This is a predicted structure of a 119-nucleotide RNA (FMN riboswitch aptamer (RFN element)). Rfam family: FMN riboswitch aptamer (RFN element). Its family is annotated with FMN binding in the Gene Ontology. Its mean pLDDT, the model's own confidence on a scale to 100, is 80.
RNA sequence: UACAAUAUUCGGGAACAGGUGGGAUUCCUUACCGGCGGUAUAGUCCGCGAACUGCUUUCCGCAGCCGAGCAGGUGUGAUUCCUGCACCGACCGUACAGUCGGGAUGGGAGAAUGAAACA
Numbered sequence: 001u002a003c004a005a006u007a008u009u010c011g012g013g014a015a016c017a018g019g020u021g022g023g024a025u026u027c028c029u030u031a032c033c034g035g036c037g038g039u040a041u042a043g044u045c046c047g048c049g050a051a052c053u054g055c056u057u058u059c060c061g062c063a064g065c066c067g068a069g070c071a072g073g074u075g076u077g078a079u080u081c082c083u084g085c086a087c088c089g090a091c092c093g094u095a096c097a098g099u100c101g102g103g104a105u106g107g108g109a110g111a112a113u114g115a116a117a118c119a
Stems, first nucleotide, its partner, number of pairs: 001119001006114005015030001017029003031099002033089002035048004043087002052064004069085005091102003
């Protein structure tokens, strides 16, 4: 230093606003938020995880499903930067929820670090 195995730690953000109403952080107005890897720096590209659905007694596992961006500018190179205008966001609960409460002190893509052996 590389491969494989292994241990530990880390690993999701955001309304005390206004209006209507008996009741809404759910409607309307306004505001706010953006997991992981790749790539010229990405919520919208490519891929993954989670959630959700089915099989399964359950776990594990397997399969399915899996949202949304354009225009201009700079540049060798950007749907990633800059400017402008847009758009998207599981399930359960509750006056209809990306932001409240809950499953979840969970799971997880992955990230960092350590030790040992061998070459």